This is a predicted structure of a 71-nucleotide RNA (transfer RNA) from Candidatus Niyogibacteria bacterium CG10_big_fil_rev_8_21_14_0_10_46_36.
The organism belongs to Candidatus Niyogiibacteriota, within Bacteria.
Its Rfam family is "tRNA".
The RNAcentral record of the sequence draws on ENA.

[in-house]
RNA sequence: GCGGAUAUCGUUUAGUGGCAGGACACCUCGUUGCCAACGAGGAAGUGCGAGUUCGAUUCUCGCUAUCCGCA
Numbered sequence: 001g002c003g004g005a006u007a008u009c010g011u012u013u014a015g016u017g018g019c020a021g022g023a024c025a026c027c028u029c030g031u032u033g034c035c036a037a038c039g040a041g042g043a044a045g046u047g048c049g050a051g052u053u054c055g056a057u058u059c060u061c062g063c064u065a066u067c068c069g070c071a
Stems, first nucleotide, its partner, number of pairs: 001070007010024004018054001026042005047063005
């Protein structure tokens, strides 16, 4: 330099053109003499910028970052 893949809560991992779910962690409450464990509840997310569309996390293009291959 060329080609390809990936980007979702603090971490990890699903998902679909119609208001995004799980797990761990975190916070609150309950149980306990205390902790742990367990139960109930809560907060927290679609890398950035354009385009298409009534509507984009999803489709298209570009950028950035990471990974893989070729040279």